[in-house]
A computed fold for a 74-nucleotide RNA from Psychromonas sp. CNPT3, annotated as transfer RNA. The RNAcentral record of the sequence draws on Rfam. The source organism's lineage runs through Bacteria, Pseudomonadota, Alteromonadales, Psychromonadaceae and Psychromonas. Its mean pLDDT, the model's own confidence on a scale to 100, is 82. Its Rfam family is "tRNA". Rfam classes the family as a transfer RNA.

RNA sequence: CGGUAUGUAGCGCAGCUUGGUAGCGCACUGCUCUGGGGGAGCAGGGGUCGUAGGUUCAAAUCCUAUCAUACCGA
Numbered sequence: 001c002g003g004u005a006u007g008u009a010g011c012g013c014a015g016c017u018u019g020g021u022a023g024c025g026c027a028c029u030g031c032u033c034u035g036g037g038g039g040a041g042c043a044g045g046g047g048u049c050g051u052a053g054g055u056u057c058a059a060a061u062c063c064u065a066u067c068a069u070a071c072c073g074a
Stems, first nucleotide, its partner, number of pairs: 001073007010026004020057001028044006050066005
């Protein structure tokens, strides 16, 4: 320098192909059960999808550029 893959909640991931209310598990907060701990049950908060543009009535999803990490090649 060229190519490929990945980037979504504190952590690990799904959703993208086929555009239409952003989800799951763990964790966290409150309450209940328990003398307390552990454990269980119920309820709840937390994102605007790496960044910036474009297309569209509507973009995590399509297009372009760019950043970070990993791998391959030179």